[in-house]
RNA sequence: CAAGUAAACCGGGUGACCGCCCUGAGCAAUCGGGGAGGAAAGUCCGAGCUCCACCGGGCAGGAUGCUGGGUAACGCCCAGGAGGGGUAACCCUACGGACAGUGCCACAGAAACAUACCGCCCCUCGCUGAGGGGUAAGGGUGAAAUGGUGAGGUAAGAGCUCACCAGCGGCCGGGUGACCGGUCGGCUGGGAAAACCCCAUCCGGAGCAAGACCGAAUAGAGGGGCAAAGGGACGCCCGGCCCGCCCCCGGGUUGGUCGCUUGACCCUGGUGGUAACAUCAGGGCUAGAUAGAUGGUCACCGCCCCUUACGGGGUACAGAACUCGGCUUACAGGUUUACUCGGUUC
Repeated sequence: CAAGUAAACCGGGUGACCGCCCUGAGCAAUCGGGGAGGAAAGUCCGAGCUCCACCGGGCAGGAUGCUGGGUAACGCCCAGGAGGGGUAACCCUACGGACAGUGCCACAGAAACAUACCGCCCCUCGCUGAGGGGUAAGGGUGAAAUGGUGAGGUAAGAGCUCACCAGCGGCCGGGUGACCGGUCGGCUGGGAAAACCCCAUCCGGAGCAAGACCGAAUAGAGGGGCAAAGGGACGCCCGGCCCGCCCCCGGGUUGGUCGCUUGACCCUGGUGGUAACAUCAGGGCUAGAUAGAUGGUCACCGCCCCUUACGGGGUACAGAACUCGGCUUACAGGUUUACUCGGUUC
C1' cells in the first nucleotide's frame, strides 16, 4: 500500500420566531425546568406486576437438548469440547439416544437387511451343458453394498494372519466436565430421530383494554340452572305464588383518580473473576400522553451527490404508551481499535 477478519461507537450542530405535552412557583398575568431510539420496530423468547384458578400426584400437550459457568429468568450471554469451512485472522453447527419398539430408505440394482446377477474356485453327472457347494477379492447398480490400503495365506477367497490407518470395547493417565493422550484386544454389515418414538429438564391461565377506587347512570313481570330447608300473605293443611344464589340475554353509563414511571436504573472509579457477571464507594433523576405532546418556518455551518466553475439537489432506518432482560429485522454516511494474508521499502 492492497485485500480481509473481529469488535466498539457516532448517526447532524448553533441561533431566531411561532406552537404542543408534563411539571415547579404565583391569586393572576407570567416566569422557570424536562420532553424519543439504537433499534422506541417485529411482538419471537424470558421475567416483574395484576387478576382468576389451585390438596397432592399422574395423563395429554408444548418447549429445550455437547460440557461448565452467569443470570430474577430464558430458547439469552460467557468460557470450553467435538465436527465442518477458510492460506490465515476467524467463522458456522436442532451437537442426547438407531441392540427399547414400530415404520422408512425413491430410481437403479440379484440384494437396501438379510441377499449370489455376472465372474472366480471345488465337487458330481447323462460333460459346447446342467446341478450342488464355497466366495463379498473382481465386474455391474446406487446417495449409501457388509471397515480401508498393502503383504502373507488359500482350491478360490475371507481380520483367516500381519503392518499402518478408521471405528468399537477394556485398562492406565490428565481434565470439575464435554473430552483428550497412551496402551491392550481382530472386537468390526449401513443410513435416517428436521419419521413416530425413548430419555432428561422445565411449563396453571389471561393480560395495564391487567386491576383498584370515586362519581354518574340504572325498564327487566326476559330465558336457563341450583335447593334439603327457611320466611311471607290467605283461619289451618296440601298444592300453587313471592323472597335467595349463579349464568346468559336485554337496558344504562362512556367522566375522573390511582396503577404510571426510582428502576434486576444510569454515570465514574475500585475490588474479585480468562469472561459473561458480581460487589463496594461516590454522584445523578433521564418523556409519561389518553385520540394521544415531542412539531413548523428561516438563517449559518457540517456531510454526500451533480457541475470546469457559479450554483443546484439531498441529508439513513425509524418514532415511546405498564416496566425490564434478550433475540431478530431495518439503517445514507462516518470514526476508532486489535489482528490476518499478500506486496514493497529500510
Notes:
A computed fold for a 346-nucleotide RNA from a Chloroflexota bacterium, annotated as Bacterial RNase P class A. The sequence is in RNAcentral, with records from ENA. The source organism's lineage runs through Bacteria, Bacillati and Chloroflexota. A source record names the gene rnpB. It matches the Rfam family "Bacterial RNase P class A". The family's RNA type in Rfam is ribozyme. Rfam's curators write: Ribonuclease P (RNase P) is a ubiquitous endoribonuclease, found in archaea, bacteria and eukarya as well as chloroplasts and mitochondria.